RNA sequence: UAGAAUGUAGUGUAAAGGAAACACAGAGGAUUUUGAGUUCUCAGAUAUGGGUUCAAGUCCUAUUGUUCUAG
Numbered sequence: 001u002a003g004a005a006u007g008u009a010g011u012g013u014a015a016a017g018g019a020a021a022c023a024c025a026g027a028g029g030a031u032u033u034u035g036a037g038u039u040c041u042c043a044g045a046u047a048u049g050g051g052u053u054c055a056a057g058u059c060c061u062a063u064u065g066u067u068c069u070a071g
Base pairs, nucleotide, nucleotide: 001070002069003068004067005066006065007064010024011023012022013021018054026042027041028040029039030038031037047063048062049061050060051059
């Protein structure tokens, strides 16, 4: 420099245009002499700006971060 992939809760992953889910982690309650464990509940997320659409995490576009390939 050119091409490609990817960006979703604190972390790791889902969601084939129609109510953003699960696990771990975190907070609170119950159980326990305490801790651990178990159990119930809660909070927390679509990289950013535009566009298409009745409706966008998903499609298009630009920017930006990361990774890979070629030179």
Transfer RNA from Acrobates pygmaeus, 71 nucleotides, folded computationally. Its Rfam family is "tRNA". The family's RNA type in Rfam is transfer RNA. The organism belongs to Acrobates, within Eukaryota.